Predicted 3D model of RNase P RNA and transfer RNA as a complex of 395 nucleotides. The coordinates come from a structure-prediction model, not an experiment, and the mean pLDDT is 78. Rfam match: Bacterial RNase P class A. By type it is a ribozyme.
RNA sequence: GAAGCAAGCCAGACCGCCGCUGGUGCGAGCGUGGAAACACGGCACUGGAGGAAGGUCCGGACUGCACAGGGCAGCGCAGCGGCUAACGGCCGUCCACCGCGAGGUGAGGAUCAGAGCAACAGUGACGAACCGAUUCAGUUCGGGUGAAACGGGCAAUCUCUGCGCGCAGCAACACCAAGUAGGCCGGCGUUGAUGCGGCCCGCGGAGCCGGCGGGUAGGUGGCACCGAGCUGGCCAGCAAUGGCCAGCCCAGAGGAAUGGCGGUCACGGCAGGGGUGACCCUGCCGCACAGAAUCCGGCCUAUCGGCUUGCUUCACAC
RNA sequence: CUGCCCGUAGCUCAACUGGAUAGAGCACCAGCCUUCUAAGCUGGGGGUCGGGGGUUCGAGUCCCUCCGGGCAGGCCA
Numbered sequence: 001g002a003a004g005c006a007a008g009c010c011a012g013a014c015c016g017c018c019g020c021u022g023g024u025g026c027g028a029g030c031g032u033g034g035a036a037a038c039a040c041g042g043c044a045c046u047g048g049a050g051g052a053a054g055g056u057c058c059g060g061a062c063u064g065c066a067c068a069g070g071g072c073a074g075c076g077c078a079g080c081g082g083c084u085a086a087c088g089g090c091c092g093u094c095c096a097c098c099g100c101g102a103g104g105u106g107a108g109g110a111u112c113a114g115a116g117c118a119a120c121a122g123u124g125a126c127g128a129a130c131c132g133a134u135u136c137a138g139u140u141c142g143g144g145u146g147a148a149a150c151g152g153g154c155a156a157u158c159u160c161u162g163c164g165c166g167c168a169g170c171a172a173c174a175c176c177a178a179g180u181a182g183g184c185c186g187g188c189g190u191u192g193a194u195g196c197g198g199c200c201c202g203c204g205g206a207g208c209c210g211g212c213g214g215g216u217a218g219g220u221g222g223c224a225c226c227g228a229g230c231u232g233g234c235c236a237g238c239a240a241u242g243g244c245c246a247g248c249c250c251a252g253a254g255g256a257a258u259g260g261c262g263g264u265c266a267c268g269g270c271a272g273g274g275g276u277g278a279c280c281c282u283g284c285c286g287c288a289c290a291g292a293a294u295c296c297g298g299c300c301u302a303u304c305g306g307c308u309u310g311c312u313u314c315a316c317a318c
Numbered sequence: 319c320u321g322c323c324c325g326u327a328g329c330u331c332a333a334c335u336g337g338a339u340a341g342a343g344c345a346c347c348a349g350c351c352u353u354c355u356a357a358g359c360u361g362g363g364g365g366u367c368g369g370g371g372g373u374u375c376g377a378g379u380c381c382c383u384c385c386g387g388g389c390a391g392g393c394c395a
Stems, first nucleotide, its partner, number of pairs: 001314010012265007020048007030041004050289001054300002057298005062169004069201004074165005079093005094108001095106004109160002114158002116154002130143004173221004183212006195203002214394002229248008267286008319391007328344004337375001346362005368384005
């Protein structure tokens, strides 16, 4: 210098003007909307998208149902050890395969429990046989075909082993307000219906299901100040991760806020001009993927461009 | 939010328990028939099995992931 491998980071910066949407404090206890529940309105200060907020593929928190119980069925996972709230995630390591290498990939338990499958080719495809040679003896050797020929293959076929999973999901769930025909018909039910979203047991104990008809289509909490939280340092550990100390409070709607315009600078591309050259000036264009919706940990997928660190191979020079 | 289904030729569908050239009808092209057309007869072409990866000797079929489309459920009494 070229080609790569791994880990990690950024995702334009600043200023001005005009908006949108939350929070806190003060003030007022008033006005507006509404049938009501409730919501909004003043001033000051202040917060306002991401590494994936995405797909919704896993796991949890939370809530309800016996504050979730037993068995069967079903589903999922799979070397070994560790981390974690948990996981199908992550870390370390063994083995197998790929790569010259740095490294990468792996659904990697069991076929001496049982069952099933193996097209074509081939005499023969799971029963063991065929041909040639050989031998006391189907005793030993060889044979073409084929992925595989007597010893096995396929468990991302059934199955077995071990471990895990109760079910539902914020339209969960709780409360408030309004409305009404809290009605009629049929069926089941204390000889236990319905429920605990498969079945049985068990628990519980008076309603339940279907049809017709009717009403509502509003509000508040959950929900966004305290967390598996963020930042920095130290310690333990190979690491994932954990512990301690200090500091910080950091989006939140409900047809759904996080935007628009202008300017300067940066980055990239193109064109023109200047300069021997490094480079400089001017103009235009571009600046990805994408956008929170109960919250959190992962996985997967999308992503213009740029940066940092460590390592490998090759070439050259000393 | 949850549960589930589908994607195969231009269109509508098959393909059994993985097995070798993925078929059928309509449509398309050519020939025959006809004065010509239609119908009919004969022959032919046309497929990333939605994309990618894996398991397997072998994948439309089994598994994973992505893309596109569709269905169902949930107020009070």